[in-house]
RNA sequence: GCUUCACUGGUCUAAUGGUCAUGAUUCUCGCUUCCCAAGCGGGAGAUUCGGGUUCGAUUCCCGAGUGAAGCA
Numbered sequence: 001g002c003u004u005c006a007c008u009g010g011u012c013u014a015a016u017g018g019u020c021a022u023g024a025u026u027c028u029c030g031c032u033u034c035c036c037a038a039g040c041g042g043g044a045g046a047u048u049c050g051g052g053u054u055c056g057a058u059u060c061c062c063g064a065g066u067g068a069a070g071c072a
Stems, first nucleotide, its partner, number of pairs: 001071007010025003018055001026044006048064005
């Protein structure tokens, strides 16, 4: 330099173009317990960025960024 792939809460992850973006973990509050742990319930927290298509984009298209793999 060329090609391909990936990017979603702090971490991991689901999501045919459509209804409050899913679940786990984490944090936090409460219940339970003599205390701790475990368990149960509530809450907090996310679509890498900029455009385009569309009534509607996490999803499709273009570009950028970061990372990975292959080739040279």
RNAcentral holds the sequence, with entries from Rfam. This is a predicted structure of a 72-nucleotide RNA (transfer RNA) from Ascobolus immersus RN42. Model confidence (mean pLDDT): 81 of 100. Rfam family: tRNA. Gene Ontology term of the family: triplet codon-amino acid adaptor activity.